The RNA shown here (transfer RNA) has 71 nucleotides and comes from a Candidatus Falkowbacteria bacterium.
The coordinates come from a structure-prediction model, not an experiment, and the mean pLDDT is 82.
[in-house]
RNA sequence: GCGAGCGUAGUAUAAUGGUAAUACGCGACCUUCCCAAGGUUGAGUCGUGGGUUCGAUUCCCAUCGCUCGCU
Numbered sequence: 001g002c003g004a005g006c007g008u009a010g011u012a013u014a015a016u017g018g019u020a021a022u023a024c025g026c027g028a029c030c031u032u033c034c035c036a037a038g039g040u041u042g043a044g045u046c047g048u049g050g051g052u053u054c055g056a057u058u059c060c061c062a063u064c065g066c067u068c069g070c071u
Stems, first nucleotide, its partner, number of pairs: 001070007010024004018054001026042005047063005
C1' cells in the first nucleotide's frame, strides 16, 4: 500500500427496517439477630459523521479504532 472481518450498558453477548434485550455487576427495598443466598424494583448501552426511508443497531458511503490475510 491492497483486501476482509469486528465495533451495542462497567463486563460478556443477542436483536435480518417498527418501543434496544439477556446474564453477571451497580443502587434501593423486602427477607435474616448479622452475613451469605434468595425475591422485588431502578439507573445505565447501538464507535463517529452523512445518505436512503414514513421509520435505521439493521441498508449504503465516508471516517476512526481493533484484529486477520496479502504485498

It matches the Rfam family "tRNA". The family's RNA type in Rfam is transfer RNA.